The RNA shown here (Glycine riboswitch aptamer) has 86 nucleotides and comes from Sneathiella chinensis.
[in-house]
């Protein structure tokens, strides 16, 4: 110095349809449509091997949407402050 810790800020996308005894909400499952800023996968410059249209290492806010999410809440990359630490 960085991470863990505390506080604050923090976007995006259907309160979708059907079923679950009846009405509403929540929840679960199925189906369709979407989002990227938890996590996860892929990828460059470059480096090494090799002597070659090859192999390995190596990023992301890029990309894939597996996961997650699409009223509120929760979550949330990242940022600020504190603290810790050197």
């Nucleotide at each position: 110095a960085a991470g863990g810790c505390u506080c604050u800020g923090g976007a995006g996308a259907g309160a979708g349809a059907g079923u679950g005894a009846a009405g509403g909400g929540a929840c679960a499952c199925u189906c369709c449509a979407c989002c990227g800023a938890a996590g996860a996968g892929g990828u460059a410059c470059c480096c090494g091997g090799u002597u070659u249209u090859c192999c390995g290492g190596u990023a992301a806010u890029c990309u894939u949407u597996c996961a997650g999410g699409u009223a509120c809440a929760c979550g949330g990359a990242c940022a600020g402050a504190g603290g810790g630490g050197g």

It matches the Rfam family "Glycine riboswitch aptamer". Rfam's curators write: This family represents the bacterial glycine riboswitch. The sequence was found by an Rfam model in a public genome assembly.